[in-house]
Parts: sequence; C1' cells; structure tokens
RNA sequence: GAUAGAGGUUGCGUAUUCUAUGAGUAGCUUUUCUGAUGUGUCAGGCACAGGUGAGGGGCAGUGAAAGGAGGAUACGCCGAAAGAUAGAAUUUCCGUGAAUGUUUUAUCUUGGGCAUGCAUUGAAGAAGUGUAUGACUGUCAUCUUUAUGGAUGGGGCGCUAUC
Repeated sequence: GAUAGAGGUUGCGUAUUCUAUGAGUAGCUUUUCUGAUGUGUCAGGCACAGGUGAGGGGCAGUGAAAGGAGGAUACGCCGAAAGAUAGAAUUUCCGUGAAUGUUUUAUCUUGGGCAUGCAUUGAAGAAGUGUAUGACUGUCAUCUUUAUGGAUGGGGCGCUAUC
C1' cells in the first nucleotide's frame, strides 16, 4: 500500500406499508353579536378581498393534512452517520433586504448505544440536535492477577487478519 472483516438483536441510514398521535385541531358552511380592516413568511413595494360586512367572539354542522413516532418488510452499509462554521446555487407575488427550506463544496468535532440535567426544534410528558455527567459496551497500550479477570489511559486518518 491492497484485500477482507469486527463492535450492536435498540450499530447506522434509505424506501414501502400499517397503526396511533396530530385532533374533534386547522379549514369550510349556516346563524348570531360586534363593526374596519385582513391576506400573500417579515420589512418595503405591489396585488387581492372588504358596510352586498374585514377581522374577532358565541351556538350548531362537517371535518383534514404535513413533519415527527412505533411495528413489519426490503435494500445499502461499519465515518456507517450526525453536527458546527463559512462559501455557492436554488425556493417564496417582486431584477429590494432579511429569514426559512433544499442541494453542494471546504474546514473542524464525534468509537457506539443508553439514562439524567440544561438549552433548542416540536402540538407533545414522543422524538431529534447540542452540551455536561454517569455507568455499560467494543478496541488498543501499559501495569497487575494462578486464571477467569482487574486498574489506568487513548481514539475510527483507529483496530484485527491475510498478501
């Protein structure tokens, strides 16, 4: 240098399908009270609707969806993958500014899952992300033990096997 592997039955990611949640919510319709604004992400602009009743409240009827979650199946894998910062392209009524979303490039961080606290996203006591702590687990190094094992420390650009 090349090839092949291991960690876990809660390893990682993707797709399909089912189920619950979302929610009797948003929306729509009738009626009634009030009475001038409301919508298009925000600002500016522009456009549309509006005393033939905007918007808001009450009664009644009807009534979703997305993201996220769990199960099953299939596929791709072991920096699998995730995140932070910066750049580029792109999305929205606009040859304006911002913000959000998507894709991509560069640098940096993280061995892996779990629990708890805080922050954030979220409808959420679900879950995700970041961070701190804790034990567990896998691997390597050093020391130790009759041995099983034990202690300390490190990280995936690592570890093991073969050539």